[in-house]
RNA sequence: UGUUUGUUGGGGCUGAACCGCCAUCCGGCGGACGGGGGAACCAUGAAUCGGGGCGAAGCCACCUCUGGUGGCCGGGUGUACCUCCAACCGAGCCCGUCAGCUCACCUCGUAAGCCCAAGGAGGUCUC
Numbered sequence: 001u002g003u004u005u006g007u008u009g010g011g012g013c014u015g016a017a018c019c020g021c022c023a024u025c026c027g028g029c030g031g032a033c034g035g036g037g038g039a040a041c042c043a044u045g046a047a048u049c050g051g052g053g054c055g056a057a058g059c060c061a062c063c064u065c066u067g068g069u070g071g072c073c074g075g076g077u078g079u080a081c082c083u084c085c086a087a088c089c090g091a092g093c094c095c096g097u098c099a100g101c102u103c104a105c106c107u108c109g110u111a112a113g114c115c116c117a118a119g120g121a122g123g124u125c126u127c
Base pairs, nucleotide, nucleotide: 010116011115012114013113014112018031019030020029021028022027032110033109034108035107036106037105042100050098051095052094053093054092058072059071060070061069062068063067073090074089075088077086080124081123082122083121084120085119
């Protein structure tokens, strides 16, 4: 001087997955955010070839086909919003024959994973 690992503190990202107070053995109370079920009206025929939910994580075509290529579309990338560019992501899980919307009402979740110059330019608004 460089690299790697660990610990502590700080600043951030995806996501609803966070905040405050009390307590002391990780629990209680309050707030906040998010999801599901559920009338009338409206919508919808049915079909076991099931159907449905969370999520951006889909549709179409072709191929050498348990994958690949291309097009369209969707998502986020330290800004409250818009436009453009750039690179990237388009997974996974759950319900169990059952669920359209939906007032009242009922009910569930508050995880997991990552970064340390982590993308940039222009414009608008606010302070």
Notes: The RNA shown here (c-di-AMP riboswitch aptamer (ydaO/yuaA leader)) has 127 nucleotides and comes from a Bacillota bacterium. Model confidence (mean pLDDT): 78 of 100. Its Rfam family is "c-di-AMP riboswitch aptamer (ydaO/yuaA leader)". On this family, see Barrick et al., Proc Natl Acad Sci U S A 2004: "New RNA motifs suggest an expanded scope for riboswitches in bacterial genetic control". Gene Ontology terms of the family: regulation of gene expression and cyclic-di-AMP binding. The model forms 96% of the base pairs in the Rfam consensus.